[in-house]
Molecule: c-di-GMP-I riboswitch aptamer
Organism: Nitrospirota bacterium
RNA sequence: UUCUGCUCAGAGCAAACCGCAGGAAACUGCGGGACGCAGAGCAACGGGACUAAGUCGUUUGACGCAAAAGUUUGUAGCGAUACGUCCGCCGAGCCGCCAGA
Numbered sequence: 001u002u003c004u005g006c007u008c009a010g011a012g013c014a015a016a017c018c019g020c021a022g023g024a025a026a027c028u029g030c031g032g033g034a035c036g037c038a039g040a041g042c043a044a045c046g047g048g049a050c051u052a053a054g055u056c057g058u059u060u061g062a063c064g065c066a067a068a069a070g071u072u073u074g075u076a077g078c079g080a081u082a083c084g085u086c087c088g089c090c091g092a093g094c095c096g097c098c099a100g101a
Stems, first nucleotide, its partner, number of pairs: 002101004012037002017032006035088001041094002045091003048086003054081006060074001061072003
């Protein structure tokens, strides 16, 4: 330096769930708690997944009208969308412990 994780040492992290806080949500932070993890350390670069506040489209409502046209965006429904989220989904990148070859 490279590969490997059968063995050794000292450690480390913490899924679900619960509480509090933040957030529209996904989710995150802290505390508890351990399913697991040899990178379950860092980091959203590529793919992927999740969410859809805002925006756009559409439906509906309201106003208006003889009718039609039209106006409005409100409390709502549906669809699309990331500039939001996830590195404990995969790949690439950076850094690192022990042991063996």